[in-house]
Context: one part of a larger RNA
RNA sequence: UUGGGCGUAAAGCGUCCGCAGGUUGUUUAGUAAGUUGACAGUCAAAUUUUUGGGCUCAACCCAGAAACUGCUAAUAAUACUGCUAGACUAGAGGCUGGGAGAGGCAAGCGGAACUACCGGUGUAGUCGUCAUAAGCGUUGAUAUCGGUAGGAACACCAAAGGCGAAGGCAGCUUGCUAGAACAUGCCUGACACUCAUGGACGAAAGCGUGGGUAGCGAAUGGGAUUAGAUACCCCAGUAGUCCACGCCGUAAACGAUGUGCACUAGGUAUUGGCAGUAUCGACCCUGUCAGUGCCGUUGAAAAAAGCUAACGCGUUAAGUGCACCGCCUGGGGAGUACGGUCGCAAGACUAAAACUC
Numbered sequence: 001u002u003g004g005g006c007g008u009a010a011a012g013c014g015u016c017c018g019c020a021g022g023u024u025g026u027u028u029a030g031u032a033a034g035u036u037g038a039c040a041g042u043c044a045a046a047u048u049u050u051u052g053g054g055c056u057c058a059a060c061c062c063a064g065a066a067a068c069u070g071c072u073a074a075u076a077a078u079a080c081u082g083c084u085a086g087a088c089u090a091g092a093g094g095c096u097g098g099g100a101g102a103g104g105c106a107a108g109c110g111g112a113a114c115u116a117c118c119g120g121u122g123u124a125g126u127c128g129u130c131a132u133a134a135g136c137g138u139u140g141a142u143a144u145c146g147g148u149a150g151g152a153a154c155a156c157c158a159a160a161g162g163c164g165a166a167g168g169c170a171g172c173u174u175g176c177u178a179g180a181a182c183a184u185g186c187c188u189g190a191c192a193c194u195c196a197u198g199g200a201c202g203a204a205a206g207c208g209u210g211g212g213u214a215g216c217g218a219a220u221g222g223g224a225u226u227a228g229a230u231a232c233c234c235c236a237g238u239a240g241u242c243c244a245c246g247c248c249g250u251a252a253a254c255g256a257u258g259u260g261c262a263c264u265a266g267g268u269a270u271u272g273g274c275a276g277u278a279u280c281g282a283c284c285c286u287g288u289c290a291g292u293g294c295c296g297u298u299g300a301a302a303a304a305a306g307c308u309a310a311c312g313c314g315u316u317a318a319g320u321g322c323a324c325c326g327c328c329u330g331g332g333g334a335g336u337a338c339g340g341u342c343g344c345a346a347g348a349c350u351a352a353a354a355c356u357c
Base pairs, nucleotide, nucleotide: 004328005327006326007311008310012325014201015200016199017198021194022193023192025088026087027086028085029084030083031082033081034080035077036076037075040072041071042070048066049065050064051063052062053061054060091191092188093187094186096183097182103177104176105175106174107173108172109171110154114150115149116148117147118146119145120144121143125136126135162169163168206247207246208245209244210243211242215241216240220236221235222234223233258324259323260322261321262320263319266295267294268293269292270291271290272289273288274287275286276285306313307312330357331356332355339350340349341348342347
């Protein structure tokens, strides 16, 4: 290489964009590169197979024939693939229309809660725990009322709900901006799919510079517990959490399930759109397109089929196929060493072997 696989056994890149490459709709004509047929030449000898022969046999040797694998020339065919020229509209894209949405960025605003400070009332406790203690408090706490300031997060609505490529996104308003669904079937006319290398985005933590800091809170201090307690519990509390800019590039980044297209029973719920029925108009109801969930069976029989080691999956496939990419090949050593690239660092990416079972 052929082959077998990748939800949970080893294995889907975190996600998308995308050059090369691979693959590519319907149809007409041409061409004849691939392809197919017949033919010719060549493919040294030895080797291989086979027939016959020679050493007493065999190995070995000799003679003849064949085979193998490719190449070249000329020739014929034209279904398929390719190429050239033309046409088409079912893929793809665009235009138009009315809607849905925590999609993104920025600015402004709001109320509840919390903490601090100021003032009033008020007096001896309060906080905390299984129980304590430490802490706070007569320099007036806790409680309660009013005011001021600040930072962070947005109760109810809220849902198996919505949006986004993923990470992720939730108070309200405005501005800018991106994508998807549906309807019309007007335009372009294969413009498509996938994608090594490459590029962009990428939770949390962490890093750099400057701000900010209410609450929470690694580290740290104190109090408990305990044989000890570098913990679990309590009181404090720095970094951090927040903002701006720049890095980092990893997660059980999960549906542990790559992307695209096509096909293969249904039932039910829900979100968005459209049409129909009905209606004064709607709701309800019916159909359909696109999403998001669940069920899909024990029995005499129907209550899928199919797949799977089983669990389960089951039109949102793990079913049936096609195209392309990524990845796996016993456990440990090890996602380590060395080298390289990237990074301020932390480290990331790439990635062995000895040895051992």
RNAcentral holds the full RNA, with entries from SILVA.
Predicted 3D model of a 357-nucleotide part of an RNA (small-subunit ribosomal RNA, central domain) from a metagenome.
The prediction has a mean pLDDT of 83.